Background:
This is a predicted structure of an 83-nucleotide RNA (Fluoride riboswitch aptamer (crcB RNA motif)) from an uncultured Opitutaceae bacterium. The coordinates come from a structure-prediction model, not an experiment, and the mean pLDDT is 78. It was read from a public genome assembly, where an Rfam model found it.
RNA sequence: CCGGCCACCGGCAAUGGAUUCUGCCGCCCCGCCCCGCGGGAAACCGCCCGACGAAAGUCGGUGCUGAUGACUCCUACUGCGAA
Numbered sequence: 001c002c003g004g005c006c007a008c009c010g011g012c013a014a015u016g017g018a019u020u021c022u023g024c025c026g027c028c029c030c031g032c033c034c035c036g037c038g039g040g041a042a043a044c045c046g047c048c049c050g051a052c053g054a055a056a057g058u059c060g061g062u063g064c065u066g067a068u069g070a071c072u073c074c075u076a077c078u079g080c081g082a083a
Stems, first nucleotide, its partner, number of pairs: 009026005016074003020070002028040005046064002048061005
């Protein structure tokens, strides 16, 4: 100096918050008044039908589900109920 793995740490997983767990990305780049600050990159930004397109993707629809990635709880919304 280059590459890989692990740990720590940070971020993310289609609508809010938290614990725990799982997965993914980063652990790099640039600048500055430099032990910090600012700006980037990556992960991420649901599904169905139709049209265009080589594809990526884009557009349209009187289309569908869900406050979880998973469990639990809180909050908001909705339905039922006399409570």